RNA sequence: GCGGAUCGGAGGAUCGCCAUCGAAAGGUGGAGGAAAGUCCGAACUCCGACGGGCAGCAGGCUGGCUAACGGCCAGGCGCGGCAACGCGACGGAAAGUGCAACAGAGAACAGACCGCCGAUCCCGAAAGGGAGGUAAGGGUGAAACGGUGCGGUAAGAGCGCACCGCGUCCCGCGUGAGCGGCGACGGCAUGGCAAACCCCCUGCGGAGCAAGACCAAAUAGGGAAGCAGCGGAACCGCCCGUUUCCAUCGAAAGCUUCCGGGUAGGUUGCUCGACCACCGCGGCAACGCGCGUGGCAGAUGAAUGAUUCUCACCCCGUGAGGGGAACAGAAUUCGGCUUACAGAUCCGCUCCA
Numbered sequence: 001g002c003g004g005a006u007c008g009g010a011g012g013a014u015c016g017c018c019a020u021c022g023a024a025a026g027g028u029g030g031a032g033g034a035a036a037g038u039c040c041g042a043a044c045u046c047c048g049a050c051g052g053g054c055a056g057c058a059g060g061c062u063g064g065c066u067a068a069c070g071g072c073c074a075g076g077c078g079c080g081g082c083a084a085c086g087c088g089a090c091g092g093a094a095a096g097u098g099c100a101a102c103a104g105a106g107a108a109c110a111g112a113c114c115g116c117c118g119a120u121c122c123c124g125a126a127a128g129g130g131a132g133g134u135a136a137g138g139g140u141g142a143a144a145c146g147g148u149g150c151g152g153u154a155a156g157a158g159c160g161c162a163c164c165g166c167g168u169c170c171c172g173c174g175u176g177a178g179c180g181g182c183g184a185c186g187g188c189a190u191g192g193c194a195a196a197c198c199c200c201c202u203g204c205g206g207a208g209c210a211a212g213a214c215c216a217a218a219u220a221g222g223g224a225a226g227c228a229g230c231g232g233a234a235c236c237g238c239c240c241g242u243u244u245c246c247a248u249c250g251a252a253a254g255c256u257u258c259c260g261g262g263u264a265g266g267u268u269g270c271u272c273g274a275c276c277a278c279c280g281c282g283g284c285a286a287c288g289c290g291c292g293u294g295g296c297a298g299a300u301g302a303a304u305g306a307u308u309c310u311c312a313c314c315c316c317g318u319g320a321g322g323g324g325a326a327c328a329g330a331a332u333u334c335g336g337c338u339u340a341c342a343g344a345u346c347c348g349c350u351c352c353a
Stems, first nucleotide, its partner, number of pairs: 001349007009311007017030005032327001036338002039336005044208004056204005061075005076090001077088004091199002096197002098193002113138002115134003120131004146164006165188001166186004170181004212268004222259006229238003275295004279290004313324004
């Protein structure tokens, strides 16, 4: 230097707080590696829903793990590093549309500024100049239409050849991504950008424990029955709004019991679960299996605190002694990711001397 793992002071005393057991005295338990951000994935609950599609959003190398995942493990390829190792939105650019600032002659079915040539044709006696040819070299750029060499040529050019690269096919290896081949064919075709639209494949109904369920006052209001009231001899009818019958005006104002909805409040959901650690076995690993052992808080204006003693750690001091100790704090639960973190410890590997 690289990678991984662990700890996050220990033990008491006194006074409290929350939960639980107990008749009481008192006993027992009481934050984290991230409880955080709320970024993914689920369980659970309610609402919606025949099925399918459009739109939208998300994911995108291969194999595996998992309840699931945008997570993890193993591998391939590319890039960086001498290396240990790190990083990667890593499907499709011959479906279509589009984009490329500045510089530059030219930025995609390209191009000639400097340069080279000027064999051929034209002018010229010639030298040379021009028409024209060319793209080796220079120059611009993030990027200029394969690279090196030999031949070839007027100069050049895959124009020809050899090697390298590339593409297609074949063979071998691999579950696969892919790798290898002094195998064949092709002179090279199809430049880059999809974190541009887009195309392909896959996934997705919505809201969330303030979900949801139950009990349930006081006051006000709703409904029903009875009493009372009115009409009427009993039986019975009416007891409230006008929009129909009725009746015309406002009086209607009572008491008891029951029912139902909501509010305050309370209970529940609420913590033992796809849980965590160790051990054994299987697997490179993630992970799986195991009536093997141990562990696990449940508040709701919301507990988990304060003081102090001893020891350990760091700093200052000859010493007595003094000072310091991070990030942070549960809120339905679980699997991940990301971010913060004083200090301390352990293991493996690489490079240099």

The RNA shown here (Bacterial RNase P class A) has 353 nucleotides and comes from a soil metagenome. The RNAcentral record of the sequence draws on MGnify. Rfam family: Bacterial RNase P class A. The family's RNA type in Rfam is ribozyme.